A computed fold for an 82-nucleotide RNA from a Myxococcales bacterium, annotated as transfer RNA.
The organism belongs to Myxococcales, within Bacteria.
RNAcentral holds the sequence, with entries from ENA and MGnify.
Its mean pLDDT, the model's own confidence on a scale to 100, is 81.
It matches the Rfam family "tRNA". By type it is a transfer RNA. Rfam's curators write: Transfer RNA (tRNA) molecules are approximately 80 nucleotides in length.

[in-house]
RNA sequence: GCGAGGGUGGCGGAACUGGCAGACGCGCAGGCCUUAGAAGCCUGUGGGGAAACCCGUGCGGGUUCGAUUCCCGCCUCUCGCA
Numbered sequence: 001g002c003g004a005g006g007g008u009g010g011c012g013g014a015a016c017u018g019g020c021a022g023a024c025g026c027g028c029a030g031g032c033c034u035u036a037g038a039a040g041c042c043u044g045u046g047g048g049g050a051a052a053c054c055c056g057u058g059c060g061g062g063u064u065c066g067a068u069u070c071c072c073g074c075c076u077c078u079c080g081c082a
Base pairs, nucleotide, nucleotide: 001081002080003079004078005077006076007075010026011025012024019065027045028044029043030042031041032040046055047054048053058074059073060072061071062070
C1' cells in the first nucleotide's frame, strides 16, 4: 500500500430485511435468608434534570417520516496479501 471483519452501558455481548436501543450474562447497589458470612433468591442499575422532557451505538457528514442498521470521509483494533 491492497483486501476482509470489528468499534453499542462499568465489562462481555445481542438487536433477523431501516420501525420501542441496550435483550442475556458479569459486576455493582438494596433486600430476603444466616449467629455472621458464602451460596441461592427478589428488586434496581446509560447520562443530564425536581419533573416534564432532552441526550446517547468510535468521530464528522448524507439519504429517509424514521438509521446500531443504508451511503461517503476519517480515526482505531484484528486477520490476510504484498